[in-house]
């Protein structure tokens, strides 16, 4: 310095073409119910879209900068 891929909850991963539907599932978390208790099981909650513009009535989704991580080339 070109070129691809990617940054979404405390982890890990869809969702991104087609913009609006409760942003989903699995683990873990926090209360509850159950148990003599823990473990399981079941029942709720809580928590997110790298960052900083732009379109737009409305952006995680399109556009543009610009940070970081991976892989190739030079």
């Nucleotide at each position: 310095g070109c070129c691809g891929g990617g940054g979404u909850a405390g982890c890990a991963u869809a969702g991104c073409u087609u913009g609006g539907c409760u942003a989903a599932u699995g683990c873990g978390c926090u209360g509850g119910a159950c148990u003599c208790a823990u473990g399981a099981u079941c029942c709720a909650g809580g928590a997110g879209c790298g960052u900083g513009g732009g379109u737009u009535c409305a952006a995680a989704u399109c556009c543009c900068g610009c940070c970081c991580c991976c892989g190739g080339c030079a």